[in-house]
Context: one part of a larger RNA
Molecule: large-subunit ribosomal RNA, domain I
Organism: Vreelandella olivaria
RNA sequence: CGCACACGGUGGAUGCCUAGGCAGCCAGAGGCGAUGAAAGACGUGGUAGCCUGCGAAAAGGUUCGGCGAGGUGGCAAACGACCUGCGACCCGGACAUCUCUGAAUGGGGAAACCCACUCAUCAACAGAUGAGUAUCCUGCCCUGAAUCUAUAGGGGUAGGAGGCGAACCAGGGGAACUGAAACAUCUAAGUACCCUGAGGAAAAGAAAUCAACCGAGAUUCCCCCAGUAGCGGCGAGCGACCGGGGAACAGCCCUUAAGCGUGUGACUGAUUAGACGAACAGGUUGGGAAGCCUGGCCAUAGCGGGUGAUAGCCCCGUAGUCGAAAAUCUGAACACGUGAAAUCGAGUAGGUCGGGGCACGAGAAACCCUGACUGAAGACGGGGGGACCAUCCUCCAAGGCUAAAUACUCCUGGCUGACCGAUAGUGAACCAGUACCGUGAGGGAAAGGCGAAAAGAACCCCGGAGAGGGGAGUGAAAUAGAUCCUGAAACCGUGUGCGU
Numbered sequence: 001c002g003c004a005c006a007c008g009g010u011g012g013a014u015g016c017c018u019a020g021g022c023a024g025c026c027a028g029a030g031g032c033g034a035u036g037a038a039a040g041a042c043g044u045g046g047u048a049g050c051c052u053g054c055g056a057a058a059a060g061g062u063u064c065g066g067c068g069a070g071g072u073g074g075c076a077a078a079c080g081a082c083c084u085g086c087g088a089c090c091c092g093g094a095c096a097u098c099u100c101u102g103a104a105u106g107g108g109g110a111a112a113c114c115c116a117c118u119c120a121u122c123a124a125c126a127g128a129u130g131a132g133u134a135u136c137c138u139g140c141c142c143u144g145a146a147u148c149u150a151u152a153g154g155g156g157u158a159g160g161a162g163g164c165g166a167a168c169c170a171g172g173g174g175a176a177c178u179g180a181a182a183c184a185u186c187u188a189a190g191u192a193c194c195c196u197g198a199g200g201a202a203a204a205g206a207a208a209u210c211a212a213c214c215g216a217g218a219u220u221c222c223c224c225c226a227g228u229a230g231c232g233g234c235g236a237g238c239g240a241c242c243g244g245g246g247a248a249c250a251g252c253c254c255u256u257a258a259g260c261g262u263g264u265g266a267c268u269g270a271u272u273a274g275a276c277g278a279a280c281a282g283g284u285u286g287g288g289a290a291g292c293c294u295g296g297c298c299a300u301a302g303c304g305g306g307u308g309a310u311a312g313c314c315c316c317g318u319a320g321u322c323g324a325a326a327a328u329c330u331g332a333a334c335a336c337g338u339g340a341a342a343u344c345g346a347g348u349a350g351g352u353c354g355g356g357g358c359a360c361g362a363g364a365a366a367c368c369c370u371g372a373c374u375g376a377a378g379a380c381g382g383g384g385g386g387a388c389c390a391u392c393c394u395c396c397a398a399g400g401c402u403a404a405a406u407a408c409u410c411c412u413g414g415c416u417g418a419c420c421g422a423u424a425g426u427g428a429a430c431c432a433g434u435a436c437c438g439u440g441a442g443g444g445a446a447a448g449g450c451g452a453a454a455a456g457a458a459c460c461c462c463g464g465a466g467a468g469g470g471g472a473g474u475g476a477a478a479u480a481g482a483u484c485c486u487g488a489a490a491c492c493g494u495g496u497g498c499g500u
Base pairs, nucleotide, nucleotide: 001499002498003497004496005495006494007493008492009491015485016449017448020420021419022417023416024415025414026413027412028411029409030408031164032163039101040100041099042055043054044053046079049075050074051073061095062094063093064092065091066090070083071082072081106115107114108113116133117132118131119130120129121128122127135161136160137159138158139157140156141155142154143153168199169197170196171195172194173193179186183233209216210215220247221246222245223244224243230238231237251401252400253399254345259338260337261336262335263334264333267331269329270328271327272326274322275321276320280295281294282293283292284291296313297312298302304316305315306314350374351373352372353371354370355369356368357367360386381396382395383394384393385392436443437442456484459471460470461469462468
């Protein structure tokens, strides 16, 4: 040094577990904000830190309910001081307080800081306390130029707005990579992205619609029609209508009544705390019984979880039944208020030119929108029926409102899973958008498990008043000893044997 066996070290795979995730279903909710939000800074405890809660009334105050014996949040124990059947702690409703920053709004500013003014009250010499002072829009009032009337402007007052938020929605803008096996029309795609605005949904919506000589009867969504008819460097590709079957159904106003707002609010139901709630013993193995054996019981309850192993009858629950002082919601009713626009729709329809939208790329290209130029009729009228004309049919534009069926899930509750089980599942099971990296935009981890119970090892010994270890003790187990369940492999040893 090699091989074999035994025993270890290191290491943290594997098994088991779950505190966290993931995906759904059914309900709820769909907003918060100048009555100051979201997000924070700084404080706040008998307390040094962090988390949580709270705000100088600061792990809290008042009150109304629930519960009923302990309590003063967690890491995190001890000590101290207290509270509590005159009901604490805890749970729920309402109210109060709520520093500073932040739309941040008195002015400024390098956010959490600096500096003011006005009025009121008290002090009256400093000062203290309270309220107010941004901008824009709208209404009303006062004032008021060039310029007579006026208007612009100025001032006051009242109301509203502003910011945040995951997706869904509407509108205004709007790519490129890519595909066409290159590329320019085309495609990707009206997608990504930017901006504006709104709601719990939004948008659309009550025929100047379709149809075809039969008829239908607002809108939206789904399944067909159909990858059809078409469009298309007729390439790549794009891609309907009519009609049928479903979901859901609702019609109205400008013409004075639909509607909208506010208030009251009986009654019903619901939400925000809760309450009652059946039925088991013995033996046996074991550290421990819920296991096994024997004999019972309940069940509108044998969903689930816990308890020293696997419990219908031990505990929490479950089926079932019941419950609200207060607040909110639901639907009906009543009262009051409001009630716009507009004279049935003219610079409109239509036309020409240029664009855009329609599945439809200018095409034979109707229809819709409109930047420019034009420009009717007016119900004895007008639009449409895919160039255009006639006949026929059908509808009434240029004003407005409208629930449901549909889309989505930042959020709340319940339930489910041939979903994951710590290199998985969220990036994050653990004080994670943290540590750390970056000037910054931004990037972004690792890290779970003693035991049933701390019973977490008194005392003794070696040692540096160490680290670490050996006894003793606890425990079922300590090779479960805190670098703690199991403890694979690589890797490193010790002992024995054999070989060289």